[in-house]
Context: one part of a larger RNA
RNA sequence: UCAUGGUUAAGGAAUUAGGCAAAAUAGUCCUGUAACUUCGGAAGAAAGGACGCCUACUGAAAAGUAGGUCGCAGAGAAUAGGAGAAGGCGACUGUUUAACAAAAACACAUGGCUGUGCGAAAUUGAAAGAUGAAGUAUACAGCCUGACACCUGCCCGGUGCCGGAAGGUUAAAAGGAGGUAUUAUCGUAAGAGAAGUAUUAAAUUGAAGCCCCGGUAAACGGCGGCCGUAACUAUAACGGUCCUAAGGUAGCGAAAUUCCUUGUCGGGUAAGUUCCGACCUGCACGAAUGGUGUAACGAUCUUCUCACUGUCUCAACCAUGAGCUCG
Numbered sequence: 001u002c003a004u005g006g007u008u009a010a011g012g013a014a015u016u017a018g019g020c021a022a023a024a025u026a027g028u029c030c031u032g033u034a035a036c037u038u039c040g041g042a043a044g045a046a047a048g049g050a051c052g053c054c055u056a057c058u059g060a061a062a063a064g065u066a067g068g069u070c071g072c073a074g075a076g077a078a079u080a081g082g083a084g085a086a087g088g089c090g091a092c093u094g095u096u097u098a099a100c101a102a103a104a105a106c107a108c109a110u111g112g113c114u115g116u117g118c119g120a121a122a123u124u125g126a127a128a129g130a131u132g133a134a135g136u137a138u139a140c141a142g143c144c145u146g147a148c149a150c151c152u153g154c155c156c157g158g159u160g161c162c163g164g165a166a167g168g169u170u171a172a173a174a175g176g177a178g179g180u181a182u183u184a185u186c187g188u189a190a191g192a193g194a195a196g197u198a199u200u201a202a203a204u205u206g207a208a209g210c211c212c213c214g215g216u217a218a219a220c221g222g223c224g225g226c227c228g229u230a231a232c233u234a235u236a237a238c239g240g241u242c243c244u245a246a247g248g249u250a251g252c253g254a255a256a257u258u259c260c261u262u263g264u265c266g267g268g269u270a271a272g273u274u275c276c277g278a279c280c281u282g283c284a285c286g287a288a289u290g291g292u293g294u295a296a297c298g299a300u301c302u303u304c305u306c307a308c309u310g311u312c313u314c315a316a317c318c319a320u321g322a323g324c325u326c327g
Stems, first nucleotide, its partner, number of pairs: 001322008010313002014311001019308001027051005036041001038147001052069007070074001082306007089298002094106002111144006122131003148293004153223003158220002160216005167211003173205002178200005185192002224242005251285001252282001263279005
């Protein structure tokens, strides 16, 4: 010097990103126990008291009652909950990045949509076959949501999906007008040219799809500007106008979302960029990409209080061990 333990006046979080670490709490019995609540909980809430040994009595025992007695201290060591007030997120128990992340991520019961009638759909395989399932729509598969309570608004123009089939477009195929090559023949020649064969090929017929018509948002998604107006001012219930498929409803809101921003007001502090309650000017919340609440739960995140302390003011000493330095 380092490591691991122990003690510390006065103060008690002033330390620090943050009470990290440490301290404190701790057992059994008795008393007592709030808000809130899904009536189960919350709850060991909180907050208090008792506890050794000896004698006597009671008792089956456990133990109880009375008296006495010792110590600083009686759950005498060891072992052994800190508690409370609020907020965010996630309902919960559970799962996860074996070896830097345990969470607000995943899962979950619940809810919804879609597909599937059984040789099911879906998955796998070249096939046979297998899983689904020795199941049968109260089933199975896919996708989303995520207990519970109250709810879940408007838009089908775009994309997707489903349905439709009148018209337009449209492949192979069918079709074969016409052309070309060849040459019996005709012609003095130029040339013409039947049949056959070969080749090319127009019209016409021709499905799904696409165009088209309709439906569908707990499908992917989307959910406006500008101007004016009330007898102070301000604001605008109201009016005008442009655009749109429709212009964001309820609820919430400086929020895990707010740039400006340490917004403004209130609370807490002597002093508070955090925190709590409001306001609404939502840069850029918003309804199963779920919205808003919510008891219980959480090695979750944030704020405060009590208790407690060497975290600190500010450092000191002791024990044990190790390396190095000096000796």
Model confidence (mean pLDDT): 87 of 100. Large-subunit ribosomal RNA, domain IV from Azobacteroides pseudotrichonymphae (SeqCode), 327 nucleotides, folded computationally. Lineage of the source: Bacteria > Bacteroidota > Bacteroidia > Bacteroidales > Azobacteroides (SeqCode).